c-di-GMP-I riboswitch aptamer from Methylovorus menthalis, 85 nucleotides, folded computationally. The coordinates come from a structure-prediction model, not an experiment, and the mean pLDDT is 83.
Order: sequence, then structure tokens, then C1' cells
RNA sequence: CACAUGAAAAGGCAAACCCGUUUGAAAGAACGGAGACGCAAAGCUUCCGGUCUAAGGAGAAAUCUAUGAUAGCGGAGCCGCCACC
Repeated sequence: CACAUGAAAAGGCAAACCCGUUUGAAAGAACGGAGACGCAAAGCUUCCGGUCUAAGGAGAAAUCUAUGAUAGCGGAGCCGCCACC
């Protein structure tokens, strides 16, 4: 240095529930507080699959449909902290 790994230490992130404000048709999202389930990429990107929602569109209806959401569902791509052996 590269690859692999996650023992220890340092530092980092922060699910659910709850409170406040805002936003969205909804799913949900943003910021602040509180919290600590977890994460070595729980850093970034919807490219692929999945899942959620269905305003608009289609339909007589039941329903169908993503251009919305999810990167903390998986894959892929990009970038990257610390360290024993």
C1' cells in the first nucleotide's frame, strides 16, 4: 500500500413510541426536543427488483396504474473514518 476483517479504544449515526412546528391527496417527509432498536457505510445515488400510497388517469363498479415514498427491504454504482492480527 492492497485485500479481508470488526477485538479493543476514540469518534459517528440513530428505529419505534412521545411532544412541538411545518409540509403532502395519501404513503410519508423536514426541523427542533426526548429516546436508544439497531448500524462499519444506517454516507450519497431510485439504475434493477421488492414494499407502501393512489392525487391525477383508466374503469359501470370492484379495482388497476407512479410520475409520489422507502437508500434503516435487497441488489448495483460512487465515495469513505478508526484499528488488532
It was read from a public genome assembly, where an Rfam model found it. It matches the Rfam family "c-di-GMP-I riboswitch aptamer". From the family's description: GEMM was predicted in a large-scale screen for bacterial structured RNA regulatory elements.